[in-house]
Context: one part of a larger RNA
RNA sequence: AGCGCAUGGCGGAUGCCUUGGCACUAGAAGCUGAAGAAGGACGUGACGAACAACGAUAUGCUUUGGGGAGCAGUAAGUACGCUUUGAUCCAGAGAUUUCCGAAUGGGGGAACCCAGCAGUAGUAAUUGACUGUUAUCCUGACGUGAACACAUAGCGUCAGAGAAAGCAACCCGGCGAACUGAAACAUCUUAGUAACCGGAGGAAGAGAAAGAAAAAUCGAUUCCCUUAGUAGCGGCGAGCGAAGAGGGAAGAGCCCAAACCAACUUUUCGGAGUUGGGGUUGUAGGACUUCCGUAUAAGAGUAAGAAAUUCUUGAUAUAGUUGAAUCAGAUGGAAAGUUGAACCAAAGAAGGUGAAAGUCCUGUAAACGAAAUAUCAAGAACUCUUGGGAGUAUCCUGAGUAGGGCGGGGCACGUGAAACCCUGUCUGAAUCCACGGGGACCAUCCCGUAAGGCUAAAUACUCUCUAGUGACCGAUAGUGAACAAGUACCGUGAGGGAAAGGUGAAAAGAACCCCGGGAGGGGAGUGAAAUAGAAUACUGAAACCAUGUGCUU
Repeated sequence: AGCGCAUGGCGGAUGCCUUGGCACUAGAAGCUGAAGAAGGACGUGACGAACAACGAUAUGCUUUGGGGAGCAGUAAGUACGCUUUGAUCCAGAGAUUUCCGAAUGGGGGAACCCAGCAGUAGUAAUUGACUGUUAUCCUGACGUGAACACAUAGCGUCAGAGAAAGCAACCCGGCGAACUGAAACAUCUUAGUAACCGGAGGAAGAGAAAGAAAAAUCGAUUCCCUUAGUAGCGGCGAGCGAAGAGGGAAGAGCCCAAACCAACUUUUCGGAGUUGGGGUUGUAGGACUUCCGUAUAAGAGUAAGAAAUUCUUGAUAUAGUUGAAUCAGAUGGAAAGUUGAACCAAAGAAGGUGAAAGUCCUGUAAACGAAAUAUCAAGAACUCUUGGGAGUAUCCUGAGUAGGGCGGGGCACGUGAAACCCUGUCUGAAUCCACGGGGACCAUCCCGUAAGGCUAAAUACUCUCUAGUGACCGAUAGUGAACAAGUACCGUGAGGGAAAGGUGAAAAGAACCCCGGGAGGGGAGUGAAAUAGAAUACUGAAACCAUGUGCUU
């Protein structure tokens, strides 16, 4: 020096564990905010920092319920205290709630600076202190009031739980890419996607046919399955891609404008306006004229259809309560494992307890419970509505609309034979003997009635709460985060962004002695174990480093 063996060191793999995650299911909830939110800054404890809780009434205050012996958060320790005159704790409802923040008296480099007005207490007087109030826009009322006579604009005052801001995804609208694919690339695709902006709701949007169709058919909308990768579109390339029918989920229909009538106001005497009645459709309907009929009746309602509210009862939610049944021996540090003998079961789900417990603890099955608040349901009060036929002379039935030209966009449909829908621009009807559609266009036939509005459910989503599930993970995994994690740290900033779990059943956390300045160590002691000893503590692999020893050289 090499190769072995043994014993250690270093190291932290592996195994076991789980406080944390992930994905779902069912139910609930789906908003908060000028009555100052979300989110923060700074404080509050007898005792340094951090987290959590709270707000100068600051680790808490009041009250109503629950509960029943200890409490004083994580978090040990000491001190001072509280508590059967019911504390701590749990739940309901309140009070307080500094400063910033939409931030709103003015300003401002957020958590700071400086004011006006009214009032309070105070000072000899000022200064200073405290309480309230003072932003803008909108709506309503009132006052005032220019150019310009009346007027109007403007200005001012008062009132308004009016707006402003936040919020994970879902929804509607506006605006709108590129990488990419086409094996290059320009039409095309990615894609009306991402990003940005506006708006709303618990869902949104759509919605009661100027529909779909082609059978003497259906009958608002939405969603799912299917039709179907079909019909089609397409440098007919890449690709894009329906609809009717059929089967289901759900199911609900209504209100205005107009004609006409009445009252009132006004008038340039043509009319106009306000309120009320009337009326709402396509086998056309209504107005109008006429006939019959009625209510101590029939029906409906607080989600539309007009719109509010109260009470009673019940259920549910937000604390809780009762809740069966086992002992012994041996082993062991410890029994729940084992042996023996029992018991309960509407309860043998689960977790814990010194190893593996139906009968030890918490629970579980089953049953019960609310002063207060909230939600739902039913009922009552209350409120609202009112039928049918005949006639067809006249009137009404949504106009810068439908349609057309040009330019675009949307429809699965890229201008195509291109219907249909929207509209920037120029035009521009008919009015029921009417008008639109049935994929150029025309005829016949059929279907419908635009140019006003509302509308639950079936559908989408989950920041959040409750209960649960997993051929999901188990600390390089699973969230970035099982730990004072969006922390430490990095960056001017936008932003980026970690590492880090495990003594033991119980601290029983090593009294005392010895060496040492100490650190540390050796004894002693605890413990089943101390090579479980706290500055790497379960297990403790390998690389790597030593010590001892064997063999070889």

This is a predicted structure of a 553-nucleotide part of an RNA (large-subunit ribosomal RNA, domain I) from a Bacilli bacterium. The prediction has a mean pLDDT of 83. The RNAcentral record of the full RNA draws on ENA.